Notes:
A computed fold for a 1382-nucleotide RNA from an uncultured bacterium, annotated as small-subunit ribosomal RNA. The RNAcentral record of the sequence draws on Greengenes.
[in-house]
RNA sequence: CCCUUAGAGUUUGAUCCUGGCUCAGGACGAACGCUGGCGGCGUGCUUAACACAUGCAAGUCGAGCGGGGAUCAUGGAAGUGCUUGCACAGAAAUGAUUCUAGCGGCGGACGGGUGAGUAACGCGUGAGCAAUCUGUCCUACACAGGGGGAUAACACUUGGAAACAGGUGCUAAUACCGCAUAAGACCACACUGUCGCAUGGCAGAGGGGUAAAAGAAUUAUCGGUGUAGGGUGAGCUCGCGUCUGAUUAGCUAGUUGGUGAGGUAACGGCCCACCAAGGCGACGAUCAGUAGCCGACCUGAGAGGGUGAUCGGCCACAUUGGAACUGAGACACGGUCCAGACUCCUACGGGAGGCAGCAGUGGGGAAUAUUGGGCAAUGGGCGCAAGCCUGACCCAGCAACGCCGCGUGAAGGAAGAAGGUUUUCGGAUUGUAAACUUCUGUCCUCAAGGACGAAGAAAGUGACGGUACUUGAGGAGGAAGCCCCGGCUAACUACGUGCCAGCAGCCGCGGUAAUACGUAGGGGGCAAGCGUUGUCCGGAAUGACUGGGCGUAAAGGGCGUGUAGGCGGAGAGGCAAGUCAGACGUGAAAACUAUGGGCUCAACCCAUAACUUGCGUUUGAAACUGUUUCCCUUGAGUGUCGGAGAGGUAAAUGGAAUUCCCAGUGUAGCGGUGAAAUGCGUAGAUAUUGGGAGGAACACCGGUGGCGAAGGCGGUUUACUGGACGACAACUGACGCUGAGACACGAAAGUGUGGGGAGCAAACAGGAUUAGAUACCCUGGUAGUCCACACCGUAAACGAUGAAUGCUAGGUGUGGGGGCGCAAGCCUCCGUGCCGCAGCUAACGCAAUAAGCAUUCCACGUGGGGAGUACGGCCGCAAGGUUGAAACUCAAAGGAAUUGACGGGAGCCCGCACAAGCAGUGGAGUAUGUGGUUUAAUUCGACGCAACGCGAAGAACCUUACCAGGUCUUGACAUCUCGAGAAGUCGGCGUAAUGGCUGAUGUGCCCUUCGGGGAAUUCGGUGACAGGUGGUGCAUGGUUGUCGUCAGCUCGUGUCGUGAGAUGUUGGGUUAAGUCCCGCAACGAGCGCAACCCUUACGGUUAGUUGGUACGCAAGAGCACUCUAGCCGGACUGCCGUUGACAAAACGGAGGAAGGCGGGGAUGACGUCAAAUCAUCAUGCCCCUUAUGAUCUGGGCUACACACGUACUACAAUGGCGAAUACAAAGGGAAGCGAUACCGCGAGGUGGAGCAAAUCCCAUAAAAAUCGCCCCAGUUCAGAUUGCAGGCUGCAACCCGCCUGCAUGAAGUUGGAAUUGCUAGUAAUCGCGGAUCAGCAUGCCGCGGUGAAUACGUUCCCGGGCUUUGCACACACCGCCCGUCA
Repeated sequence: CCCUUAGAGUUUGAUCCUGGCUCAGGACGAACGCUGGCGGCGUGCUUAACACAUGCAAGUCGAGCGGGGAUCAUGGAAGUGCUUGCACAGAAAUGAUUCUAGCGGCGGACGGGUGAGUAACGCGUGAGCAAUCUGUCCUACACAGGGGGAUAACACUUGGAAACAGGUGCUAAUACCGCAUAAGACCACACUGUCGCAUGGCAGAGGGGUAAAAGAAUUAUCGGUGUAGGGUGAGCUCGCGUCUGAUUAGCUAGUUGGUGAGGUAACGGCCCACCAAGGCGACGAUCAGUAGCCGACCUGAGAGGGUGAUCGGCCACAUUGGAACUGAGACACGGUCCAGACUCCUACGGGAGGCAGCAGUGGGGAAUAUUGGGCAAUGGGCGCAAGCCUGACCCAGCAACGCCGCGUGAAGGAAGAAGGUUUUCGGAUUGUAAACUUCUGUCCUCAAGGACGAAGAAAGUGACGGUACUUGAGGAGGAAGCCCCGGCUAACUACGUGCCAGCAGCCGCGGUAAUACGUAGGGGGCAAGCGUUGUCCGGAAUGACUGGGCGUAAAGGGCGUGUAGGCGGAGAGGCAAGUCAGACGUGAAAACUAUGGGCUCAACCCAUAACUUGCGUUUGAAACUGUUUCCCUUGAGUGUCGGAGAGGUAAAUGGAAUUCCCAGUGUAGCGGUGAAAUGCGUAGAUAUUGGGAGGAACACCGGUGGCGAAGGCGGUUUACUGGACGACAACUGACGCUGAGACACGAAAGUGUGGGGAGCAAACAGGAUUAGAUACCCUGGUAGUCCACACCGUAAACGAUGAAUGCUAGGUGUGGGGGCGCAAGCCUCCGUGCCGCAGCUAACGCAAUAAGCAUUCCACGUGGGGAGUACGGCCGCAAGGUUGAAACUCAAAGGAAUUGACGGGAGCCCGCACAAGCAGUGGAGUAUGUGGUUUAAUUCGACGCAACGCGAAGAACCUUACCAGGUCUUGACAUCUCGAGAAGUCGGCGUAAUGGCUGAUGUGCCCUUCGGGGAAUUCGGUGACAGGUGGUGCAUGGUUGUCGUCAGCUCGUGUCGUGAGAUGUUGGGUUAAGUCCCGCAACGAGCGCAACCCUUACGGUUAGUUGGUACGCAAGAGCACUCUAGCCGGACUGCCGUUGACAAAACGGAGGAAGGCGGGGAUGACGUCAAAUCAUCAUGCCCCUUAUGAUCUGGGCUACACACGUACUACAAUGGCGAAUACAAAGGGAAGCGAUACCGCGAGGUGGAGCAAAUCCCAUAAAAAUCGCCCCAGUUCAGAUUGCAGGCUGCAACCCGCCUGCAUGAAGUUGGAAUUGCUAGUAAUCGCGGAUCAGCAUGCCGCGGUGAAUACGUUCCCGGGCUUUGCACACACCGCCCGUCA
């Protein structure tokens, strides 16, 4: 310089941080599920180093030897036949070819398998052997003379079932043994030279001693012996590296060393005898657990982390354990011996065996292949060679187990086919996809040809294999699945299901509209595979070397002294261990990387280069570290002088107070509490006075003052004693810092022994409180608290902040010392506080006393719970302390800050919220609603405030939705279609009624080609459909309630904060008000408040009929007044004064009909309550369809032991009754209101004037006022209930209406706990009207009449607003949460 380095989900209402969990990637000797066309290259018991049937895996050499066999040739004996010299037959012997049991040689120690053991010089790397060996091979030199005795085989024989063993006899060798020779070698002796770090090595000369040999073959060679060198292989030693545990801290007697001897190829306690007492260990010995190690492989940006299959190197093992023999080499996988276990054979006496070689079998297991072909190639053993052997190897078979490549067609093709899915019914999508047309032929099938691999001069030799490859023909024909589709994470709809079935990696889905379950359609991804599971790395900076932390998130040791260790001031010189640079050796090959090449490409293979970051040797450099020498004073220490201090230990001593004792005075209580009681007291307490005893603690001074390492230390005095500070600059000369272990100290409580004991006070007792009260409160009271000695060793032992050093703006207090100055004050050192800049921090905050910037050392943490628990160790008299896990479980636990909500937190303020008052409710009877119960049904809804005289402004039928029974099925209602008939009207039969059956009458309108057609309407039929007060108000719209007519709720821009957010909107005043003023990092704006609207109170003006009336008898006139209804005016803190901040505003006053929003109404911000309503209406989805629809009659919604709410009427004298008699407002009226008149005691009836209304009617208002009676009683109160007689409405008053008259005359004498409304024309009280409605009002909505009392005030109850504070709440205190039990 270049390259490389990706994150996401999940804690919260939201935020930032800490922190864990999870995911996306890659990999695998894999397994499982679904699926599966071909080829190439690889790979394939990870488990039972479990047991193994069968076959094969190590033999070869006759050119070492004797023998034997076979064949051929020569040969021809004995013999046979006869035709008597021929034939047959062929023994011995000789030769040739060939086979080989035995002796002998070489090999069998290689190759092949496995990973049990092993934490080790086993492995890796680098050195060493002056302490070693090495068959075969290569090179060089020298040599091979002459003898001897055996033994297998074989023969005979013995034992034995067998395996096998034995005896006698014969024989050979390259088998064995002496002798000779000795260049060279070796051994001992004595000598010289030279070299080495040492022991010592090497070389040379001297004489002495010791040991050799084998032939085969036949002309080419192959062997034999000795020595030396080389090569290859092996052995031994050493440096460094090599897993976990300290809940393993001490281990070791051949142990460590020496001397001597033995042994080995060789060193060595390797072995032995003797001697000494060593050796290892906190730099982790010993012990325990786990494990073959490496090249490499996987992952990663790298550093690292994990792994150690295949291939390669080393090691170890061969049924388990032990042992040696042979040999160059073994303590030997397919050798021997012994022992154990197991299996097999047996004649029971004995024997045989070892697949962790290749196949294969059983077993184990989630799981891993053929009892294949060949020695053609490569390699190995033997042999002169031919050759033989070779489950090494080369090939083939099985398995998608992995990697790589190819295919399952290509182009055209819109009626956008059919089918599927979906739909808003129009369509959309599947989809150019298919069909269809034209092509192609990779793979495939068939046929023909047909290799390389084979190497030496030629010939011969191919398991694979008639394979690869080439050519021709055939025909789209034979070849696509798997997973996923809520977010992370690419990809959506329908149906089914209904917290079920199920899914899930994390968060989490599913309780009737599931993109999350199951299925389908569609889509996304990968593809002969795709998913799942398991494991490893990554992401994870989540163990942080690169690269993290510790005030509050996990984390500073309670504190000091100090050992090891780590780190360390200035100057000069030396050395060169660390460090840096160069060179050399090594770092095997394969692999990785780059380049090039070969298989059609790729995987794969080949070549070259690079790399192998390491170790070693050597040469140099000398800045830094180290080491050494000299030197320095600033770090550190010493000295002299000085002052400060609750520093420590011991002794002595003082006064106040409590308690107790004695005595005096004195009398009935004291004490205690929220209130009491227990307790004390007439035997004299408490109180008070005097005297005495005893113990403990030290008021005031006293102070974020002082001292100490921390714990901690407080009357005074004395003795002893530690430390810090200041001044001076005389002395030493880096003597320093930190500090694992170790040691000392260490509050309170507790323990032991002995004292002491006034007060206080665990335990305990009693009294209270309470549902209980093993507590809080009270009365007592023992350990203890105190002293001495000895333990304990812990605390929120806290600044939740380890120690040390240096540096980095200031301001202001305070304690101690010093300097200057007359003083004020200034400067300086040490300590102790506050504020504050930079900086840091997640924020809070820290900020020269750092949590800043740096350095050094120590301690500690790595998600929450389990748990500071268990076990073990150590300590302790005990209590207990210290060290300190795991299983299991959760997806969080947590820190700081934000916004809300909440608080039996605080501050300010408001409201009939309390208080002050008035009238009630709760008790009675009745009405009405609800619950409950009942019922065939008692239809449904509404449930704290904010359901309950509510939906319902009016259930006898209807309404009506409920029940019983009877009926209808295109339907009671709508549209379309077909046919018929106008429609309609009037009957009859029958029924509980509808339905049903049946008769009569009637023919309309428009067009017409006169056949008919059409509209309206009715009837009948078909099917599309109607219908549903069936479900879901938690799928919805709309509407409504409520907080609340409370004063709030927000936005834009700016600013502040990492951010959620804050500011504005807070503050000081003021208001009914976020109303207004002032101030202010805010400036503006919106929805709310207020105003605009209606009504009422005054006046003016205009207009006046049906209204009014001074004129008038009336008509008429007129509109002054009353009234009506239009428009104006008026009220705005406008004026004056006081207060206030020169403001807003408040208070008082004047004027005025009205005065400080004049009274009332309408008007309801952002939002809350999944508030109410699917039964007003509308509506998605689901459900019913001869019924959950429709219709009719009757019943029910009116039931009745009971409970609750809301009202009415009362309980009486402020009253009741009787008589007579005043004054309203607002309304309604045509299927209506209904006058005068008459009838009835009355409800009402007859009748019908007037009025579609300022005209007529409803319609006499009542209370009040006047007169009379009643005289406090269940009454001349009250009127329920009941009887009789009537009236009205209506098809119909039995269930089940209202009213009237007469009679009857119940409860009730002012209402427990509790609780409601109301602040003025209000409460209370009195009547009137209206809607609904045939009829039915104590309800509801309105109207006017009469007309009060009280408010000191905001402590308390309830609700609300603003600010602030706390918070572990956010479904927001009806929260959260702890314990016990199930």